[in-house]
RNA sequence: CUCUUAUCAAGAGAGGUGGAGGGGCCGGCCCUGUGAAGCCUCGGCAACCGGUGUUGCGAUGGAGGAAUCCAGCAACGUGACAGGUGCCAAUUCCGGCGGUGUGGAUGCACCGGCAGAUGAGAU
Numbered sequence: 001c002u003c004u005u006a007u008c009a010a011g012a013g014a015g016g017u018g019g020a021g022g023g024g025c026c027g028g029c030c031c032u033g034u035g036a037a038g039c040c041u042c043g044g045c046a047a048c049c050g051g052u053g054u055u056g057c058g059a060u061g062g063a064g065g066a067a068u069c070c071a072g073c074a075a076c077g078u079g080a081c082a083g084g085u086g087c088c089a090a091u092u093c094c095g096g097c098g099g100u101g102u103g104g105a106u107g108c109a110c111c112g113g114c115a116g117a118u119g120a121g122a123u
Base pairs, nucleotide, nucleotide: 002122003121004120005119006118007117008116013042014041015040016039017038021031022030023029025096026095027094028093043088044087045086048084049083050081051078052077053076054075055074056073057072060071061070062069063068092115097112098111099110100109101108102107
């Protein structure tokens, strides 16, 4: 890079450095010299993976004569859990493609898709 899969309406920012951009693209609309991106420090949010606790299950594997135990699986907790990532303007800021409803309408509402982000896994 590519593929699979889950989630995306909640949540959480200060200081230093830097010096003009940023919100992926396009169209909007925003943020920004009352200081953008990037980088550093500290803080915070969340709970995807991992850890851990409780409860339950009993298909599969192991131990046992058995009860049962361990592995395993599921649900719910746990961040005072020294772990691995991620995130901390605006719904992923809104729309872009298709459908449905409504409507005079290029409007509005809803659903799906595309794209993207993040995690986990695979090649």
A computed fold for a 123-nucleotide RNA from a Caldilineaceae bacterium, annotated as SAM riboswitch aptamer (S box leader). NCBI's taxonomy places the organism under Bacteria, Bacillati, Chloroflexota, Caldilineales, Caldilineaceae. Model confidence (mean pLDDT): 81 of 100. The sequence was found by an Rfam model in a public genome assembly. Its Rfam family is "SAM riboswitch aptamer (S box leader)". Rfam's curators write: The SAM riboswitch is found upstream of a number of genes which code for proteins involved in methionine or cysteine biosynthesis in Gram-positive bacteria.